A computed fold for a 534-nucleotide part of an RNA from uncultured Salinicoccus sp., annotated as large-subunit ribosomal RNA, domain I. Its Rfam family is "Bacterial large subunit ribosomal RNA". Model confidence (mean pLDDT): 83 of 100. The organism belongs to Salinicoccus, within Bacteria.
Context: one part of a larger RNA
RNA sequence: GGCGCACGGUGGAUGCCUUGGCACCAAGAGCCGAUGAAGGACGGAACCAACACCGAUAUGCUUUGGGGAGCUGUAAGUAAGCGUUGAACCAAAGAUUUCCGAAUGGGGGAACCCCGCACGUUAGUGCGACUCUCAGGUGAAUACAUAGCCUGAGAGAGGUAGACCCGGGGAACUGAAACAUCUUAGUACCCGGAGGAAGAGAAAGAAAAAUCGAUUCCCUGAGUAGCGGCGAGCGAAACGGGAAGAGCCCAAACCAGUCUUUGACUGGGGUUGUAGGACACCGAAAAAGCAGAGAGAAGCGAGCAGAAGCGACUGGAAAGUCGCACCAUAGGGGGUAACAGUCCCGUAUGCGAAGUUUUGAUCUGUGGCGGUGUAUCCUGAGUACGGCGGAACACGAGAAAUUCCGUCGGAAACCGGGAGGACCAUCUCCCAAGGCUAAAUACUUCUUGGUGACCGAUAGUGAACCAGUACCGUGAGGGAAAGGUGAAAAGCACCCCGGAAGGGGAGUGAAAUAGAACCUGAAACCGUGUGCUU
Repeated sequence: GGCGCACGGUGGAUGCCUUGGCACCAAGAGCCGAUGAAGGACGGAACCAACACCGAUAUGCUUUGGGGAGCUGUAAGUAAGCGUUGAACCAAAGAUUUCCGAAUGGGGGAACCCCGCACGUUAGUGCGACUCUCAGGUGAAUACAUAGCCUGAGAGAGGUAGACCCGGGGAACUGAAACAUCUUAGUACCCGGAGGAAGAGAAAGAAAAAUCGAUUCCCUGAGUAGCGGCGAGCGAAACGGGAAGAGCCCAAACCAGUCUUUGACUGGGGUUGUAGGACACCGAAAAAGCAGAGAGAAGCGAGCAGAAGCGACUGGAAAGUCGCACCAUAGGGGGUAACAGUCCCGUAUGCGAAGUUUUGAUCUGUGGCGGUGUAUCCUGAGUACGGCGGAACACGAGAAAUUCCGUCGGAAACCGGGAGGACCAUCUCCCAAGGCUAAAUACUUCUUGGUGACCGAUAGUGAACCAGUACCGUGAGGGAAAGGUGAAAAGCACCCCGGAAGGGGAGUGAAAUAGAACCUGAAACCGUGUGCUU
């Protein structure tokens, strides 16, 4: 030196565990903000910093309800206190709530600086931004007026859930085995706006049966009909079956009133297509719907009650084993020194204040019906539609209907008008150019409960641990590592070596090769002793 054997060191794999994650389900909630939000800065305890909580009334103040012996957070320790005259803790309501931040008196390099006015002064409190709407006042060039200015009232502004929705803009890589129409895709992204949903919505519809009857969503129709350098690809609709179900209001004609009178406003009237209404006449006086009030009922809700086991043995410890019992509308789950229906918290079940949510008998108001006549009037105009240029429709200009935008033209008036995929006729269906509308549908920052052939610390969130931290970057931004003593600290009094670190005894403990660098403790790697061998 090599090969073995034994025992160690180092190291932190593996096993076991779980406080944290992930996915989903069922409910709830779906907004907060000038009454100053979201998010922060700085402070607040007897005692350094941090987290949590709170705001100069600062680890808290008041009230109501619960609770019932301890309490002064994490967090040990000391001190000083509080509490059966009911503390702590839990729920609800209120008070306080520095400074920054839309930030709003002016400024500003956020958490800072500097003002004016009023309240008599100090101290302190209040007001003082901008835009829009409405009202009032004042008032130029310029006579009336208008612009402008001033005052008051109301509203807005910002945040978010990296989700869902509507609208305005809008790519490219890519695919077409290249590439230009096309595709990716009206996607990503930017902007605006809103709601708990949004959007759509009561036929100028679908259709082709003398049919249906607002919208939305699902299944189907169907990868069909179609579109397409007829390439790549794109791709319906009606019918049928389900979920849900709800219908309404104006403008106009006409009447009345007011005024700034070739009109405007207010009130009545009226709202449709087998046309309807006004108008004239006749008859009835109800319902639905809408708005408000609301007895009662149900849910949630701090919380309350809540059954039944002992003995022996092993062991450090009994919940294990043995023996004999008991409860069960409770044998879900967690804890307790190993595995507990009957030890603890609970669980099944029953109950529950204030408050809140839903439902809701009933009541009040509003609302509004039918027929005949058809002479006159009304029934949404720079609209419909056409040419040209674009876009959306599954549909790329095509035979291209339908819808929307720009531009130039530009109707009819119920004997009217639109549609049925060019266009025309017949026939059928419908009534545009005004508006509102729940439910079925989409999503989940958040709350409560539950589930898992989901993970178990290189996994699962980036983050089980004081993590969007430490650290990196001028910045936008990037972004970690890091869990486990023991049942209980019982966390090694005392002695010895040492400056200490560390160690040896002693003691605790079931165990200390469980001693905090702490469960288990693999391998690489490094040793000590020893056998064989060179």